[in-house]
Context: one part of a larger RNA
RNA sequence: UGACGGGGGCCCGCACAAGCGGUGGAGCAUGUGGUUUAAUUCGAUGCAACGCGAAGAACCUUACCUGGUCUUGACAUCUUGCCAGACAUCCCCAGAGAUGGGGCUUCCUUCGGGUUGGUGACAGGUGGUGCAUGGCUGUCGUCAGCUCGUGUCGUGAGAUGUUGGGUUAAGUCCCGCAACGAGCGCAACCCUUAUCCUACGUUGCCAGCGCGUCAUGGCGGGGACUCGUGGGAGACUGCCGGUGACAAACUCGGAGGAAGGUGGGGAUGACGUCAAGUCAUCAUGCCCCUUAUGACCAGGGCUUCACACGUGCUACAAUGGCUGGUACAAGGAGCUGCGAUACCGCGAGGUGGAAGCGAAUCUCUUAAAGCCGGUCUCAGUUCGGAUCGCAGUCUGCAACUCGACUGCACGAAGUCGGAAUCGCUAGUAAUCGCAGAUCAGCAUGCUGCGGUGAAUACGUUCCCGGGCCUUGUACA
Numbered sequence: 001u002g003a004c005g006g007g008g009g010c011c012c013g014c015a016c017a018a019g020c021g022g023u024g025g026a027g028c029a030u031g032u033g034g035u036u037u038a039a040u041u042c043g044a045u046g047c048a049a050c051g052c053g054a055a056g057a058a059c060c061u062u063a064c065c066u067g068g069u070c071u072u073g074a075c076a077u078c079u080u081g082c083c084a085g086a087c088a089u090c091c092c093c094a095g096a097g098a099u100g101g102g103g104c105u106u107c108c109u110u111c112g113g114g115u116u117g118g119u120g121a122c123a124g125g126u127g128g129u130g131c132a133u134g135g136c137u138g139u140c141g142u143c144a145g146c147u148c149g150u151g152u153c154g155u156g157a158g159a160u161g162u163u164g165g166g167u168u169a170a171g172u173c174c175c176g177c178a179a180c181g182a183g184c185g186c187a188a189c190c191c192u193u194a195u196c197c198u199a200c201g202u203u204g205c206c207a208g209c210g211c212g213u214c215a216u217g218g219c220g221g222g223g224a225c226u227c228g229u230g231g232g233a234g235a236c237u238g239c240c241g242g243u244g245a246c247a248a249a250c251u252c253g254g255a256g257g258a259a260g261g262u263g264g265g266g267a268u269g270a271c272g273u274c275a276a277g278u279c280a281u282c283a284u285g286c287c288c289c290u291u292a293u294g295a296c297c298a299g300g301g302c303u304u305c306a307c308a309c310g311u312g313c314u315a316c317a318a319u320g321g322c323u324g325g326u327a328c329a330a331g332g333a334g335c336u337g338c339g340a341u342a343c344c345g346c347g348a349g350g351u352g353g354a355a356g357c358g359a360a361u362c363u364c365u366u367a368a369a370g371c372c373g374g375u376c377u378c379a380g381u382u383c384g385g386a387u388c389g390c391a392g393u394c395u396g397c398a399a400c401u402c403g404a405c406u407g408c409a410c411g412a413a414g415u416c417g418g419a420a421u422c423g424c425u426a427g428u429a430a431u432c433g434c435a436g437a438u439c440a441g442c443a444u445g446c447u448g449c450g451g452u453g454a455a456u457a458c459g460u461u462c463c464c465g466g467g468c469c470u471u472g473u474a475c476a
Stems, first nucleotide, its partner, number of pairs: 001476002003473003007470007015460002019424005026314008034305001042053002064300007073122001077121002082118004090103005107114002124289002127287003133283002135278003138274001140272001145184006151160003164175003190266004195233007205222002209220003236260001239254003242250002316417001320376007332364003337357002342351003383414001389408006430452007
């Protein structure tokens, strides 16, 4: 000087407390451990691994296993003395296929060459080492810290500045001070959302004026409004009162205002810590394999199942289930695509020269909870839907291992969950649907979007984590 303390002081955080809803019990989904296996590919392992890499394992993917094959090779560059005129498409045969055999056909040229095969240099490796590395990432933590120049003090390590008194979300600012300044962080500048003004109105809108329709901005028109796209205004403790040290500022209170004290959200992550994670995104040193640890193919496996754990979904019902009617979104996606109207089917879905749409135009697209009626009457039930049977639909060469969905039938556990434990402070929690990426198909996951919409916070004694000062230390 740090680090540590079941030392002290001050302060903060959904850290506790106050509340609301869960998890832990059930069934299922998914990940992991273990077990099994020919293989169940590999990685991730307290917080910070475990719906994680994987934004989607039937084949492919695929790296694993079994079997069948290849050896300049599935892929790249060069070589060349020499050749051959092919290679591929298509057809036939053998085969699980890779592949092998045969047939038809056959070179192009700017004359440099291109293309296929043969030679050798080499290729190739998801083989090892993340404790050799780059890059990227997690975490403490969006915590308020981390440093430097000059000066001063000290023999020196070092100190000072950065400590102190206030204050702040903040090393934020003020005052004081042997310090004076500065840098990386904080804040602001960026995006979005909330209000207004203004310009422009198509595919958007329709107040007023007409036209038309069973009905609809449908059309003539219009630019008011909504909305969209640009440009601007606005919020700064700026104003008043109080407190404070006449300062910074504040429990504050008030005016004005759409918004008030960082308005809400996002992006943004200092010096560093964990030899943290990743050699399987990629790159890369070294080591290793080279008729195999490389490459191709078929089938299987990654989907096992006594069990244990994590994360979720659905429930256990009446604030509910079923049923009839009826209302209101936002944000997205669409040409190998979205696919209307119509018709068929109980339905999943199907049919079609299928309209329209590369989309503010058309489609996905009826949002659901909600509201108005009816029914059920507390029961393992008209709750709950697991499981299994039959019959189907769709995608796709192909749904046996191993897809999703539909109809009928079957109707399990479950009556609110022990010890323990998690999230959340406002348009939040809770609850309700919608969309997208991946994707042929497959979503209870993920990422977004809107609808309805709470309760509580006295407070900082305690638990956890963190910041500053100080103290002890046989630790570095």